RNA sequence: AUUUAAAGUAGAGGUGCGUUUUUUAUUAGUAAAUGGCUAGAUGUAUUCAGGUACAAGUGAAAGCUGUUGAAAGGAAAAAAUGCCGAAGAAAAGGAUAUACCUGUAGAAUUCUUUUCUGGGUACAUAGUGAAUAACUAUGUAACUGUCAUCUUAUAAAAGAUGGUGUGCUACUAAAGAU
Numbered sequence: 001a002u003u004u005a006a007a008g009u010a011g012a013g014g015u016g017c018g019u020u021u022u023u024u025a026u027u028a029g030u031a032a033a034u035g036g037c038u039a040g041a042u043g044u045a046u047u048c049a050g051g052u053a054c055a056a057g058u059g060a061a062a063g064c065u066g067u068u069g070a071a072a073g074g075a076a077a078a079a080a081u082g083c084c085g086a087a088g089a090a091a092a093g094g095a096u097a098u099a100c101c102u103g104u105a106g107a108a109u110u111c112u113u114u115u116c117u118g119g120g121u122a123c124a125u126a127g128u129g130a131a132u133a134a135c136u137a138u139g140u141a142a143c144u145g146u147c148a149u150c151u152u153a154u155a156a157a158a159g160a161u162g163g164u165g166u167g168c169u170a171c172u173a174a175a176g177a178u
Base pairs, nucleotide, nucleotide: 001178002177003176004175007172008171009170010169011168014084016083017082018081019080020079021078022077023076024075032068033067034066035065036064037063038062042055043054044053046105048103049102050101051100052099087117088116089115090114091113092112093111094110095109096108118144119143121141122140123139124138125137126136127135128134145164146163147162148161149160150159151158152157
């Protein structure tokens, strides 16, 4: 001086990934409250079962109708902010909430571990959802970032094939090899 595995630091991809706040539309003339009529014994914030407590013929549940009339989640726009396994999903386990307790099944939020996915777009199928929105998963298609090999060519670069994030680029000091 070159090179190799590991470690640390800083970066790049772009309709890039999340979080929070405000406004707007939708949810919806829905839920709920209340009045009337029918009706007549059960009902109480995820399903079902058991129990406690409370309400109920001064009318439970349910149906029709009149009046009043939401919200959450999700979406769009704007602003701020954190970042590049950003983030998302699946499985297992734990915790939380609902009149209460026990059990059962399920959904929601959140935490830990493991596994998978480079990124966005379009289409198809399935699930969630009020929804034709959106999200998630799988598949297909081209695009894109990056690396390797080959070809052409050189100022830059272009093309083909293949792989993918614990990857790629740059730097760092020491260890090994030449």